[in-house]
Context: one part of a larger RNA
C1' cells in the first nucleotide's frame, strides 16, 4: 500500500422516524361558555279526544222602576217641545154642582215649576244573549286497589263486577319560554416568525429621483360634515403689518396720514389658488333646474371627474351675459332583498285584480369600508393531518448597535510637574467572548443547560523567565514590553456555568473549539402525557411562578 481480523467512537450535517416546538392550511378533531343558529328534556296556553248540573261574574239588548242638590227662589230646577188648565172626594141618569191639592198670576232666577209627549246620566229589578267560573256529578278516560273468570300452573295480558279518581290526567296537533343535556359551526387579514400593541376606506403635503405614477408597521396632518346661505345674480368695496397724529381711549374699540406690499381673508386639514377677487358689503332671488350631451380626463374591470353645445321653463342685470350648488382638492358604500311615489309599460281566452318592469326616492360604521351568512366566541400540555428551513427557538452565518480590548487629542488630578501613575468632553480602529438586528443552510430532524471523560489550539499572560520607566533607597509595589515551554487547587451553598464563603498555593489566567465532547456517560435542570399549590380567567384551561413523580434505544459499513 492492499487484504482480512481484534478493539475505539471524532466525523460521513452518521442511520431511525415526510419534527411532536414554530408558522401556514378560508385542514381535522377534543373540550368550553352569558359565541351564533338549531334540538332533546321540562314548562306555558289555545284545540281535539270531551260529557252533565251550577251559585257567582264582566258586557250588551229588552222591559220596569228610580236617580239629578253653586248662589237666587216657598224648594234637591237634568234637557226638548206642547200646554190653560190638571188631579182627588162627594152628589147627580146625564149636563152638571160643592170641596181640597197643584199650576197660571206674583216673585227669584241664566233657565219656572200643573198636566202630556220624547229623551240624558247613574243606579237597582227582571228576562234574553255571548263570555267567564268556584264547586258538585258520571257515562268518556285513567286505575303498579280487590273479586270471579279465560287456564291446571302465571305479581303478564284479556273479560265481568267493585272500589278509587274523572271530564282533571295523558295523547294527539298547534304555540310562548328555559334549555352546552345534545348536535351543527364561527372565531379576518396585514405583520422584519407568531401573539400582544397598531392598522384596514377617503383627502393633503413630504419621501418620489424637475412629465404621470411609484413600496415600507417611511414622516406630518385631517374627513365620516356643514350652509336656505356660507347658494345664483346685479352693482359696490379692499385687507394685514409698523410708524405718526388725534377728548375720555389704555398693548388693543373708533377716525385721520405716511410707509410696506399679500404677510389678511377662504365654513372645515394641508397644498394650490385668489387684491382686474375666489375676499368684505348691499339689493332682488332659488340654475341647489327638466330632457340630453358632442368630445375628452383618468382607468384591468366597476367606478371616478371635466365638458361646449341643443330644447324647455326660470333667477339676477340697461344689455352683453352669467347661473345644472359652495376657491378647488375629504365628508363614502356595488349588488340583492323591502318599501315609498308616479296620468308610465306590461301581465296567461277577455275586463279585472295581482305580480312583473321602467323613472324617481329611502333602509347598511356591510368602517375587515370591491361589501362570504339575516345570524358566530374561546380552549387544546391529550392531540392529530397536510406542508414550511417561503418563518421563529439551538447551532453556524452575514453584520458590530451593545460588549471587550488598544490607540489618538490632552481640559485637569498628581505639593511643583498633562504623560510614575491617572485621565473629563470628544475621536479613531481592532477582536467576534455577551445581549441583540437580519432570516442565508438544516422543519421527509443539525439532541438543548450544566456535571464526569477526554483533550487541541489562541495571546489580550493568572504563576515561573527575560526587560524598559517610576513618584524605584533596600524590600514590597505600580505600569509598559518581550516569551504560550511547562503548570495552573481542595472544599461548603445552589440543577447551576457564574457567584458568596472556608482553607491552601509560585499561581489558583481569559477566550475558541456545533455556547469542544449524550451512535462516550449522567439526567439534577429547561421542555410532553398524571397531580397539587399561589395567581388569572364564567369556563375549558393558562403562567421565562412553585412542588414532588416518571422516559436516554441500536449486531460500527
Nucleotide at each position: 500500500c492492499c487484504c482480512g481480523u481484534u478493539g475505539u467512537a471524532g466525523g460521513a450535517c452518521a442511520a431511525a422516524a415526510a419534527g411532536a416546538c414554530c408558522c401556514c392550511g378560508u385542514g381535522g378533531a377534543g373540550c368550553u361558555u352569558u359565541a351564533c343558529u338549531g334540538u332533546a328534556g321540562c314548562u306555558u296556553g289555545g284545540c281535539a279526544u270531551u260529557g252533565g248540573g251550577a251559585a257567582g261574574g264582566c258586557g250588551u239588548u229588552u222591559u220596569a222602576a228610580u236617580u239629578g242638590u253653586g248662589u237666587a227662589g216657598c224648594a234637591u230646577a237634568g234637557g226638548a217641545g206642547g200646554g190653560a188648565g190638571u188631579c182627588c172626594g162627594c152628589c147627580g141618569c146625564a149636563a152638571g154642582g160643592c170641596g181640597g191639592g197643584c199650576a197660571u198670576c206674583a216673585g227669584u232666577g241664566a233657565a219656572a215649576u200643573a198636566c202630556c209627549u220624547c229623551u240624558c246620566u247613574g243606579u237597582u229589578a227582571a228576562c234574553a244573549c255571548u263570555c267567564u267560573a268556584a264547586c258538585c256529578c258520571u257515562a268518556a278516560c285513567u286505575u303498579g286497589c280487590c273479586g270471579c273468570c279465560g287456564u291446571u300452573u302465571a305479581u303478564c295480558c284479556g273479560g265481568c263486577g267493585g272500589g278509587a279518581g274523572g271530564a282533571c290526567a295523558a295523547u294527539g296537533u298547534c304555540u310562548g319560554g328555559c334549555a352546552g343535556g345534545c348536535a351543527g359551526u364561527u372565531u379576518a387579514a396585514c405583520u422584519g416568525g407568531g401573539g400582544c400593541g397598531g392598522u384596514u376606506u377617503c383627502c393633503c403635503g413630504c419621501u418620489a429621483a424637475a412629465g404621470u405614477g411609484u413600496a415600507a408597521c417611511g414622516c406630518g396632518g385631517g374627513a365620516g360634515c356643514c350652509c336656505a346661505a356660507a347658494g345664483g345674480u346685479u352693482c359696490c368695496c379692499u385687507u394685514g403689518g409698523u410708524c405718526c397724529c388725534g377728548a375720555u381711549g389704555g398693548a388693543a374699540a373708533u377716525g385721520g396720514g405716511a410707509c410696506u406690499g399679500u404677510a389678511a381673508g377662504u365654513g372645515u386639514a394641508a397644498a394650490g389658488a385668489u387684491a382686474u377677487a375666489u375676499g368684505g358689503g348691499a339689493g332682488c332671488u332659488u340654475a341647489a333646474c327638466u330632457g340630453c350631451g358632442a368630445c375628452a380626463c383618468c382607468u384591468a374591470c366597476a367606478a371616478g371627474u371635466g365638458a361646449a353645445g341643443c330644447a324647455g321653463g326660470u333667477a339676477c342685470g340697461a344689455a352683453a351675459g352669467u347661473a345644472g350648488g359652495g376657491c378647488u382638492u375629504a365628508g363614502u358604500g356595488a349588488u340583492c332583498c323591502u318599501c315609498c311615489g308616479u296620468u308610465g309599460c306590461u301581465u296567461a281566452a277577455u275586463g279585472g285584480a295581482u305580480g312583473g318592469c321602467a323613472c324617481g326616492g329611502a333602509g347598511c360604521u356591510u368602517a375587515u369600508c370591491g361589501g362570504a351568512u339575516a345570524a358566530a366566541a374561546g380552549u387544546u400540555a391529550c392531540c392529530c393531518c397536510g406542508g414550511g428551513g417561503a418563518u421563529a427557538a439551538c447551532a453556524g452565518g452575514c453584520u458590530g448597535a451593545u460588549c471587550u480590548u488598544a490607540c489618538c487629542c490632552g481640559a485637569g488630578c498628581g505639593u511643583c510637574c498633562a504623560u510614575a501613575g491617572c485621565g473629563a468632553c470628544g475621536g479613531u480602529a481592532a477582536g467576534g467572548u455577551u445581549u441583540g438586528g437580519c432570516a442565508c443552510c438544516u422543519c421527509g430532524a443539525u439532541g438543548u443547560c450544566g456535571g464526569c471523560u477526554c483533550a487541541u489550539c489562541g495571546c489580550a499572560u493568572c504563576c515561573u523567565g527575560g526587560a524598559g520607566g517610576u513618584g524605584g533607597a533596600g524590600a514590597a509595589g505600580c505600569u509598559u514590553c518581550c516569551u504560550a515551554g511547562g503548570g495552573u487547587c481542595c472544599g461548603g451553598c445552589u440543577g447551576u456555568c457564574c457567584g458568596c464563603c472556608g482553607g491552601u498555593u509560585a499561581a489558583a489566567g481569559c477566550g475558541a473549539u456545533a455556547c469542544g465532547c449524550g451512535a462516550g456517560c449522567u439526567g439534577g435542570g429547561u421542555u410532553c402525557a398524571g397531580a397539587g399549590c399561589g395567581u388569572u380567567g364564567u369556563g375549558a384551561g393558562a403562567c421565562a411562578g412553585c412542588u414532588g413523580a416518571u422516559c436516554c434505544g441500536c449486531a460500527a459499513u
Molecule: large-subunit ribosomal RNA, domain V
Organism: candidate division WWE3 bacterium RIFCSPHIGHO2_01_FULL_40_23